[in-house]
C1' cells in the first nucleotide's frame, strides 16, 4: 500500500506500584491495585493442518466441521462522538447511512 472483518465471545495467579481506555473532546476504569513483565487458562476461526460433503476430465474452487500449528484477542458496540448526508424534531440533542481515523488477519 491492497483487501476482509470490527453490535458475538473469552481471566485467574505472581511480580510491580500509578496510571489506563490509539489521537482530540466526553464519559469511564484504577490503592477492593493502572501500565508493563511472567505463568497458567480461555475465546475466536483470519491463515495453516486434518475430516466430511458439493463441484471438476483432473486441479483450482465452494460449504460445513475439528481446533494441529502461526497470529490475534479476553471492561464498556472500535466505550461514545469527531467529517458528510437523510428523516424526525426543536435548541439539550436523538436515530439512521456512509466516510475518516484506528485495530487485527492475509498478501
Nucleotide at each position: 500500500c491492497u483487501u476482509a472483518u470490527c453490535c458475538a465471545g473469552a481471566g485467574a495467579g505472581g511480580c510491580g506500584g500509578a496510571g489506563g481506555g490509539a489521537c482530540c473532546g466526553g464519559c469511564c476504569c484504577g490503592a477492593u491495585g493502572a501500565a508493563g513483565c511472567c505463568u497458567c487458562g480461555g475465546c475466536a476461526a483470519c491463515c495453516u493442518a486434518c475430516c466430511a460433503g458439493g463441484g471438476u476430465g483432473g486441479c483450482u474452487c465452494c460449504u460445513g466441521g475439528u481446533g494441529u500449528g502461526g497470529u490475534g484477542c479476553c471492561a464498556a458496540c472500535u466505550c461514545c462522538g469527531g467529517c458528510a448526508g437523510u428523516a424526525u424534531g426543536u435548541u439539550g440533542g436523538a436515530u439512521c447511512u456512509g466516510g475518516a481515523a484506528g485495530a487485527u488477519g492475509a498478501g
This is a predicted structure of a 107-nucleotide RNA (SAM riboswitch aptamer (S box leader)) from a soil metagenome. The sequence is in RNAcentral, with records from MGnify.